[in-house]
RNA sequence: GCCGCUGUGGUGGAACUGGCAGACGCGUUGGACUCAAAAUCCAAUGGUAGCGAUACCGUAUCGGUUCGAUUCCGAUCAGCGGCA
Numbered sequence: 001g002c003c004g005c006u007g008u009g010g011u012g013g014a015a016c017u018g019g020c021a022g023a024c025g026c027g028u029u030g031g032a033c034u035c036a037a038a039a040u041c042c043a044a045u046g047g048u049a050g051c052g053a054u055a056c057c058g059u060a061u062c063g064g065u066u067c068g069a070u071u072c073c074g075a076u077c078a079g080c081g082g083c084a
Base pairs, nucleotide, nucleotide: 001083002082003081004080005079006078007077010026011025012024019067027045028044029043030042031041032040046057047056048055049054060076061075062074063073064072
């Protein structure tokens, strides 16, 4: 230099064919149980603003296509692999 793959909450990782993003697990927080703990069980858990109702933002970054994009297209960034 060329080619390919990957990039999603705190973390691992889903979302088939474009149609409610974050299922499920881990972790965390609260509760139950216990003399107390561990284990187990139940509930909640993306971010920002707000007392709140709510609102806005969010799939590496920036654009494009579309009524609608994690998904399709382009460029860029980062990581991994291959070729030279």